Predicted 3D model of a 1579-nucleotide part of an RNA (large-subunit ribosomal RNA, half A) from an uncultured Bacteroidota bacterium.
Context: one part of a larger RNA
RNA sequence: AGCUUAUGGGGAAUGCCUAGGCUCACAGAGGCGAUGAAGGACGUGAUAAGCUGCGAUAAGCUGCGGGGAAUGGCACAUACAUUUUGAUCCGCAGAUUUCCGAAUGGGGCAACCCAGCAUGUUGAAGACAUGUUACUCCGAUUUAUCGGAGAGCAAACUCAGGGAACUGAAACAUCUAAGUACCUGAAGGAAGAGAAAACAAUAGUGAUUCCGUUAGUAGCGGCGAGCGAACGCGGAACAGCCCAAACCAGUGUUGUUACGGCAAUACUGGGGUUGUAGGACCACGACAUUUGAUGCUUGAUGAAUUGGAAUCCUCUGGAAAGUGGAACCAUAGCGGGUGAUAGUCCCGUACAAGUAAAGAGAGUUAUCGAUAGUGGUAUCCUGAGUAGUGCGGGGCACGUGAAACCUUGCACGAAUCUGCCGGGACCAUCCGGUAAGGCUAAAUACUCCUGUGAGACCGAUAGUGAACUAGUACCGUGAGGGAAAGGUGAAAAGAACCCUGAAUAAGGGAGUGAAAUAGAUCCUGAAACCAUAAGCUUACAAGCGGUCGGAGCCCCCGGGUGACGGCGUGCCUUUUGCAUAAUGAGCCUACGAGUUACCGUUGCUGGCAAGGUUAAGCACUUAAGGUGCGGAUCCGUAGCGAAAGCGAGUCUGAAUAGGGCGUACAGUCAGCAGUGGUAGACGCGAAACCGUGUGAUCUAUCCAUGGGCAGGUUGAAGCUGGGGUAACACCCUGUGGAGGACCGAACCCGUUGACGUUGAAAAGUCCUGGGAUGACCUGUGGAUAGGGGUGAAAGGCCAAUCAAACUCGGAAAUAGCUCGUACUCCCCGAAAUGCAUUUAGGUGCAGCGUUGUAUUAGUUUCUAAGAGGUAGAGCUACUGAUUGGAUGCGGGGGCUUCACCGCCUACCAAUUCCUGACAAACUCCGAAUGCUUAGAAAUGAUGUACAGCAGUGAGGGCAUGGGUGCUAAGGUCCAUGUCCGAAAGGGAAACAACCCGGACCACCAGCUAAGGUCCCCAAGUAUAUGCUAAGUUGAAUAAACGAGGUUUGACUGCCCAGACAGCUAGGAUGUUGGCUUGGAAGCAGCCAUUCAUUUAAAGAGUGCGUAACAGCUCACUAGUCGAGCGGUCGAGCAUGGAUAAUAAUCGGGCAUAAGCAUAUCACCGAAGCUGUGGCAACGAAAGUUGGGUAGGGGAGCAUUGUAGCGGCGCUGAAGGUAAACUGCGAGGUUUGCUGGAGCUUCUACAAAAGAAAAUGUAGGCAUAAGUAACGAUAAUGCGGGCGAGAAACCCGCACACCGAAAGACUAAGGUUUCCUCAGCUAUGCUAAUCAGCUGAGGGUUAGUCGGGACCUAACGCGAACCCGAAAGGGGUAGUGGAUGGACAACAGAUUAAUAUUUCUGUACCUGCUCUCAUUAAAAGUGACGAAUCUCCCAGGUAUUUACGUGGUGACGGAAAUCCACGUUGAGCCUAUCUGCUUGCAGAGAAGCAAAAAUAAGUAAGAGGUUCCUAGAAAAGCGAGAGAAGCAGCCCGUACCACAAACCGACACAGGUAGUUGGGAUGAGUAUUCUAAGGUGCUC
Repeated sequence: AGCUUAUGGGGAAUGCCUAGGCUCACAGAGGCGAUGAAGGACGUGAUAAGCUGCGAUAAGCUGCGGGGAAUGGCACAUACAUUUUGAUCCGCAGAUUUCCGAAUGGGGCAACCCAGCAUGUUGAAGACAUGUUACUCCGAUUUAUCGGAGAGCAAACUCAGGGAACUGAAACAUCUAAGUACCUGAAGGAAGAGAAAACAAUAGUGAUUCCGUUAGUAGCGGCGAGCGAACGCGGAACAGCCCAAACCAGUGUUGUUACGGCAAUACUGGGGUUGUAGGACCACGACAUUUGAUGCUUGAUGAAUUGGAAUCCUCUGGAAAGUGGAACCAUAGCGGGUGAUAGUCCCGUACAAGUAAAGAGAGUUAUCGAUAGUGGUAUCCUGAGUAGUGCGGGGCACGUGAAACCUUGCACGAAUCUGCCGGGACCAUCCGGUAAGGCUAAAUACUCCUGUGAGACCGAUAGUGAACUAGUACCGUGAGGGAAAGGUGAAAAGAACCCUGAAUAAGGGAGUGAAAUAGAUCCUGAAACCAUAAGCUUACAAGCGGUCGGAGCCCCCGGGUGACGGCGUGCCUUUUGCAUAAUGAGCCUACGAGUUACCGUUGCUGGCAAGGUUAAGCACUUAAGGUGCGGAUCCGUAGCGAAAGCGAGUCUGAAUAGGGCGUACAGUCAGCAGUGGUAGACGCGAAACCGUGUGAUCUAUCCAUGGGCAGGUUGAAGCUGGGGUAACACCCUGUGGAGGACCGAACCCGUUGACGUUGAAAAGUCCUGGGAUGACCUGUGGAUAGGGGUGAAAGGCCAAUCAAACUCGGAAAUAGCUCGUACUCCCCGAAAUGCAUUUAGGUGCAGCGUUGUAUUAGUUUCUAAGAGGUAGAGCUACUGAUUGGAUGCGGGGGCUUCACCGCCUACCAAUUCCUGACAAACUCCGAAUGCUUAGAAAUGAUGUACAGCAGUGAGGGCAUGGGUGCUAAGGUCCAUGUCCGAAAGGGAAACAACCCGGACCACCAGCUAAGGUCCCCAAGUAUAUGCUAAGUUGAAUAAACGAGGUUUGACUGCCCAGACAGCUAGGAUGUUGGCUUGGAAGCAGCCAUUCAUUUAAAGAGUGCGUAACAGCUCACUAGUCGAGCGGUCGAGCAUGGAUAAUAAUCGGGCAUAAGCAUAUCACCGAAGCUGUGGCAACGAAAGUUGGGUAGGGGAGCAUUGUAGCGGCGCUGAAGGUAAACUGCGAGGUUUGCUGGAGCUUCUACAAAAGAAAAUGUAGGCAUAAGUAACGAUAAUGCGGGCGAGAAACCCGCACACCGAAAGACUAAGGUUUCCUCAGCUAUGCUAAUCAGCUGAGGGUUAGUCGGGACCUAACGCGAACCCGAAAGGGGUAGUGGAUGGACAACAGAUUAAUAUUUCUGUACCUGCUCUCAUUAAAAGUGACGAAUCUCCCAGGUAUUUACGUGGUGACGGAAAUCCACGUUGAGCCUAUCUGCUUGCAGAGAAGCAAAAAUAAGUAAGAGGUUCCUAGAAAAGCGAGAGAAGCAGCCCGUACCACAAACCGACACAGGUAGUUGGGAUGAGUAUUCUAAGGUGCUC
């Protein structure tokens, strides 16, 4: 270290539970609000942080009713109280009800600030109390008041004004989505609609609304996608009315008048309200009928609440409700609780009772209303910018269409009952109705809310986001987003006491309890993961870790471990193909994906059947289901035709013909299953589009108002003086102080390099660098907003986001794309092809699969008969191409005196002949195979049709025939076959497709295939004969080419008359052949009858050689030797050719065979075949079959719940854990331990019904790893202290760092961090006794400081007014609004913590009382730039003297000496001085009052000069004096503030406006060192 077992830790699954949800049913209610809502802020308790309640009467006050013993909420403690004189509690009715909020006196940054008026507290000021004071509309009147209403909030439903896009159409524009989402206005408990200028069709209905049906019909529609009625019928519910006008009358006003009136107009009353027209009017007649409101009487019901039957014993047990036994009640056996499961223990339940407020309904008459008739018909009335028309739109199912109807933006514009409108263009006839005014219940829609009840809904990753202090914590500027988190026990009986320990940590005992492994991190307590103990194993061995065999060891029969050996490259997905180095997963647990509704279609089951069936609804009823009625409708029963129409036929047609479609076949309703469609439709996933809002605390630009820029340099214009000129000009000196001037800090920026890159930092650090009086930088307040802003322009910036921000919504957008998609067994089993496609990775049809039904074919071989034009072959058989030769028409060239004729030609070349040879698009020919038909035989369901359901439409290798390519490719495209795909096994070392062969299971049986038999490694070191010498074999079988390698065959030459090779000898003469040549003698070259002679043989010469000769050789010959020697052409094996990157391969060892070849025998060898046994399907049996991806079909297992009949359980359910048994399997059963209260068989039913993968979701736990890191390299060390413990805390001493800061003050922001005490679990990157941490207590004091009660800027809001579908947008008066204007206090002391605030001292300002004086208005002032210079001098610094204090001091004290420090304020006042505007301003000695002087010189203050860019507003002031007294409000005030407290997620090397800022060096705020002061940066 591995495995196993045991015991633990860790963790939270599982089981059980439910306090909370979800979905409904019935009933109620359907609003609250100026009498101040909804919603909040702040308070309120003895102690009180949260929730709840309540409101200064504050977990409450009063009255009435109920009730009857304890009570002071959640919330379990202590203290103190209340209560039988009736509390707490419950119900009803009251009282109180801070502040904000419509918010309403004005304002405002919600919960705050500031007022007016009246009254009061005091005589005033100031302060306080109570009441009142907004706006709009309406009404009234005495016109300035009074009265009333409105405003805002709230879930859905309703109506109206506006109104998208994604998407679908496989693109897209009409169209769709959709009048949806959303915005806006308004209302109600409902809303809207509504009493025919309606439908209909020759018959009729009779307002509206809603349901069923008509019907997916008629229609509309790029006639695409899609959209989609009505009439009629069946039901629910039912309800009808009022004005305007005619006519009559009255009142007011106006006009007119003949003063009698008349007319007009406005209002009021009567009258009147419709289509077979009605009314006015005239005549007649009547007092009826019905109904509403108010009053009175009665009154079901109705709050808290009350009554409410009946049980005991035994056993087990901690406990009885369980077991056993015996009883009882029941109009009550619903439910819950009680120590396990209770009709009779408790609460309850059935039933009954009760009544306050309220009150449906009923009655009554009292009062007040509303409502009706008959006839006549001359005249009058009956809704006008209307109906209608044109143009442009919209709505109607209806997209402009033949387009009626409704509506209306513009322009026109009627009729008047003898009228007018409609009936889908229009006209006629006919029919229906009576517009241009209004009201109207019910049936219908919805549920923020209340009560009761229910669920084959969930049970803590579920169910609401939320079972719990949840819209909480937390995130974001904001709109907005948005968690996690349940369980001790029956009862706290929640562990007295003891011990270890620093300990109030933790643990061990003891005790409680049935149980403490129920101990508060608490029921059960799985897995990952981490330990401890024991057994076996392991240190020369190699691995997808298993499996098969198996020695040994342990052990108790089972069992554990296991050396050694054989075989063996995970899972998923996607692919032609994956161990792949292609995808996904760290591990475990839980969750996680084909569902539901409706409409089709097919099958099965069931009911009825030429019929089947109800829908809405109604009635009845149950504990819950339901039952009956209801026949509207639908399907079927008859078809054909475009239709009229006819009909077992009909259409076409002249037809009686022919042909098409029919006529013989039963449907329908329901349930279940498969599948299609519409819906998100199997799950997860975009980038985007559109709508309403939220953002300018970042950043861009702009507006208003403030602030900042050490120091040094240069020296423009102008001016002075001098020169100069007629005068200018011009020159010089000085002065002067300009500049998008120069150098350079602060400040702003970000050039280069390095570092950093899981950073110190989501943009920085260091060195270096650019600008630095300007188009500069910066603070505060404000403006501009998303197809918009802003932009010295980079598509930059608009909150770490920008070629269109963010948030929520449409929304589950869409995704021909990727990924994932969960239990078992059985049967069959593909495709990667054709055609088409804005199509090529998608889809449709066909092909191939499966299941069912029906039917009768199919396949192979042989024989026979056929069609055909491939392979081959051929071409004097065509078309085309073509080698050599012969011939040479014709042509070219040349010659010929022009022309003609002609001649020549080693030029080109037709035809023809001879010869050779080619073709996918040549064929005089022409197979094999394949195809068709017929017959025979074999085979035995393999065929076909229809119906349901698919998948596939990326293929790949090999062989053969071809195209293409290079007769390249593991290339590409076809054809035929095969295998892989979807196929395991054996062989080829390994190796999808090559060889052999198709796995139902088991066997320690046999035979074989391919291939093998020396060892690895099963089987021959087999037999016989050869070959190879190269480790060839055994790299690719590597080539051309090379080669006396070797074996062998055929042919041929020489040879005992002596071959071949070697040795000995000869190799001569004419002649130096001739020619040539300087020479050429066999041998530079040329010529040839290369001749002849001698010879055994010897070339007018094969080489070497010489200047030429010579010389050496060869051919040739003889001798010697003594038997074979050569040549050519093949065949086998071997050899060179032969070069690649890690050592290194024949698979290895190795082998002379264990290589190669031939022949033969034996053996091995697979999941093949056989044998034995078994399972399943089919079959009567015999027997056959059972590899399998996509896919089809069948049969089952498990989980959760429901019903019925049952069963089990404290003598121990579920769950957990271990083992055994069992089923082919999913699984099941039993037993032990744990656990402590529920579980379940069987038969049916219903599903949130099965996980290993989705870079899945959540939680837990690993790994890397005891690794990186511990955040500026300014730095620590020692002694002492406290303490259990000290590198870090405190004290001291050294040392170090900052010092224009790392010191001090202050604004913003933060919000208690401040101080003290106590503490150390967490926080602090380590420790901690320390702390910005935890707990408790304490702390912020103002007339003068800052803000308000004063003012105004940008800008905001906004009476009036203007504009706009609505919301709303502008905007005068006014009002708000500082970053500005105005405005009165200083010093010292004091606290642990505050101070210009407290105290002491000394001042000042305003108002009032009182007194005096004076009563005009306005100008003016306030009031402003930049640059530069001067004056003046606070502070500070330096110098000098003096004094004081402290120290030093050799010398008793003291002094001197020396050192250090300090020596002071606001203000008043005045001598005096200065200035001018002559009564003011400034300075200011002495003095109050406490030492002076000098120097350079800054701020504040004052003044001057120059320049162009020409430099706020308003309040205030102006506008009296005086003594004393009184009055003086609200808010802020702690602490940090270049930072550990702010903004950056952090105790973060970043950022953050302003003031002050000593000394030495120096021009300087640069630099370096240092003072005061602070610090050593938390390992």
About this RNA
Its Rfam family is "Bacterial large subunit ribosomal RNA". Gene Ontology terms of the family: structural constituent of ribosome and ribosome. It was read from a public genome assembly. Model confidence (mean pLDDT): 81 of 100.